[in-house]
RNA sequence: GGCGGCGUAGCUCAGCUGGAUAGAGCACGCGGCUCAUACCCGCGGAGUCGGGAGUUCGAGUCUCCCCGCCGCCA
Numbered sequence: 001g002g003c004g005g006c007g008u009a010g011c012u013c014a015g016c017u018g019g020a021u022a023g024a025g026c027a028c029g030c031g032g033c034u035c036a037u038a039c040c041c042g043c044g045g046a047g048u049c050g051g052g053a054g055u056u057c058g059a060g061u062c063u064c065c066c067c068g069c070c071g072c073c074a
Base pairs, nucleotide, nucleotide: 001073002072003071004070005069006068007067010026011025012024013023019057028044029043030042031041032040050066051065052064053063054062
């Protein structure tokens, strides 16, 4: 340099063929339970969906450019 994959909550990931409010588990905070801790149960906070532009009534999803990580080839 060429090709391919990945980037969504603190971590690991889901998100079908664009569709209205972006979710799960773990972690974290609060409460319950207990003599107490853990387990368990309930509630809650936390997101520029890597950045920008475009298409569209509507973009996490489609298109283009850029950034980062991984792999293959040279």

The RNA shown here (transfer RNA) has 74 nucleotides and comes from an Armatimonadota bacterium. The sequence was found in a public genome assembly. Its Rfam family is "tRNA". It is annotated as a transfer RNA. Lineage of the source: Bacteria > Bacillati > Armatimonadota.